[in-house]
């Protein structure tokens, strides 16, 4: 160059005018005005995780319940992210084939990837048999019986008994593959080779593993996003959480003040309640303020570490609305499609996509018009 | 702004890892003079996309939709 792959970014700039709002300063007619200066996102979305903050609860442990699970690591922490392991699918190249297609598979994707030799469950339908299994078709009938045929030794036949499980067939799944030997027929029965197991060695690696050798004839099939076990982690709730200030009504508390009154219990005495005014406190609602944006923040640069991220120096403020503000016009620039082209351009249209903060962050899902840069791996061509 | 919770024919509802009951409309058919009532037959389902499994409606995740509580 050229094709695939993945990471990461932007999310149009500039002036002008006209509005909306938060915030300081001035004014004053108290309600604006005026000046300065701040105003959305990569997802603010979904609220799927996981944290800081605040109340409540707690002596310690623990049961329930719930989340996660391969190693090693980042992190305030995570079900997140990096790096490796291990396994699964595969596209380009390649290889093989007349073709269909197969084989091998870079970079790259994907993986809820602990435990099925701790116990329990479940696998419908087909199928002879679905789990310490079992013979529909099928093969064999060496022994034993039977039948023929031989004088006899012995041949020969059917397949009752019995043998097999190599082959069909059913199934999602049928107790290691293939290839000799072996045998009546066959079978890890026996041997190579591949494969599997072992609490075995030995080398590499922190490890998870991965390699080699040693032992074993192969047992231990599938399911835990089924019950469950092992291990690790989680108290519970959410800014509408909390905090302060606080009307009008109404009630509720003390203290004085007054007729020594009026009502009930009760007919009488006493006692008790209960009903009037003033003045003070407290509770709480309407309603204001606060929590409220300076924080795991951002930005250069310099170190450490494959990286995720860490450290460190300097600079920087960057939305705080509260029925909710952040928007509209036009003009240059710059971008994008079509069309024409004398390949110099010019014409025209667009300028869009997804969407919008409500205490804050750090992931994850899902939405999305376009651009722009970098990195791997293949392949071609030339040094 | 938070917090639970459900989604199955046209409506109502139920239940499970293994052919989605039922019970109301419809549609045919018998019965009837004709209808109705009754009877027999049928039709039309798991919001959406992926995972786990031999197998999903039922187990998981992801969006979408609608009820409900909290000032």
């Nucleotide at each position: 160059g050229a094709a695939g792959u993945c990471c990461g970014c932007c999310a149009g700039g500039c002036a002008g005018c006209c509005g909306c709002u938060g915030u300081g300063c001035a004014u004053u007619u108290u309600a604006g005005u005026g000046c300065a200066u701040g105003g959305a996102g990569g997802a603010a979305a979904g609220u799927c995780c996981g944290g800081g903050c605040c109340c409540c609860g707690c002596a310690g442990a623990g049961c329930a319940g719930g989340a996660u699970g391969c190693c090693g690591g980042c992190u305030a922490a995570c079900g997140g992210c990096c790096g490796g392991g291990c396994g699964c699918a595969g596209c380009a190249a390649g290889c093989c084939g007349c073709a269909a297609g197969g084989c091998c598979c870079a970079a790259g994707g994907c993986g809820a990837c602990g435990g099925a030799a701790a116990g329990u469950g479940g696998a419908a339908c087909a199928g002879a048999a679905a789990g310490c299994a079992g013979a529909c078709c099928g093969c064999c009938g060496a022994u034993g019986g039977c039948c023929c045929c031989g004088c006899g030794a012995g041949g020969g036949g059917a397949u009752c008994a019995g043998g097999c499980a190599a082959g069909g067939g059913u199934g999602a799944a049928a107790c290691g593959g293939c290839g000799g030997g072996g045998u009546a027929a066959g079978a890890g029965c026996c041997c190579a080779c591949c494969g599997c197991a072992g609490u075995c060695c030995g080398u590499g690696g922190c490890a998870a593993c991965a390699c080699g050798g040693c032992u074993g004839g192969c047992a231990c099939g599938c399911u835990a996003a089924a019950c469950c076990c092992c291990a690790u982690c989680c108290g519970g709730g959410g800014c509408a959480a909390g905090g302060c200030c606080a009307a009008a009504u109404a009630g509720g508390g003390a203290a004085g003040c007054g007729a020594u009154g009026g009502c009930g219990c009760u007919g009488c005495u006493c006692g008790c309640g209960c009903c009037g005014c003033u003045u003070c406190c407290g509770g709480g609602u309407a309603g204001g303020c606060u929590g409220c944006u300076a924080g795991a923040g951002c930005g250069u640069c310099g170190c450490g570490g494959u990286a995720a991220c860490g450290c460190g120096c300097c600079g920087c403020c960057c939305a705080g609305a509260g029925g909710a503000a952040u928007g509209g016009c036009u003009g240059c620039c710059g971008g994008g499609c079509a069309g024409c082209u004398u390949c110099g351009g010019c014409u025209g249209c667009c300028u869009u996509a997804c969407a919008g903060a409500a205490c804050c962050c750090g992931g994850c899902u899902u939405a999305u018009c376009g651009g722009c840069g970098g990195a791997c791996u293949u392949c071609c061509a030339a040094u | 702004g938070g917090u639970g919770c459900g989604g199955u024919a046209g409506c109502a509802a139920a239940g499970c890892g293994g052919u989605u009951a039922u019970g109301c409309u419809c549609u045919g058919g018998a019965c009837u003079g004709c209808a109705a009532a009754u009877c027999c037959a049928g039709c039309u389902a798991g919001g959406u996309g992926g995972g786990u499994u031999c197998g999903a409606c039922u187990c998981c995740c992801u969006c979408c939709c609608g009820c409900a509580c909290c000032u």
This is a predicted complex of two RNAs, RNase P RNA and transfer RNA, with 454 nucleotides together. It holds a member of the Rfam family "Bacterial RNase P class A". From the family's description: Ribonuclease P (RNase P) is a ubiquitous endoribonuclease, found in archaea, bacteria and eukarya as well as chloroplasts and mitochondria. It is annotated as a ribozyme. The prediction has a mean pLDDT of 80.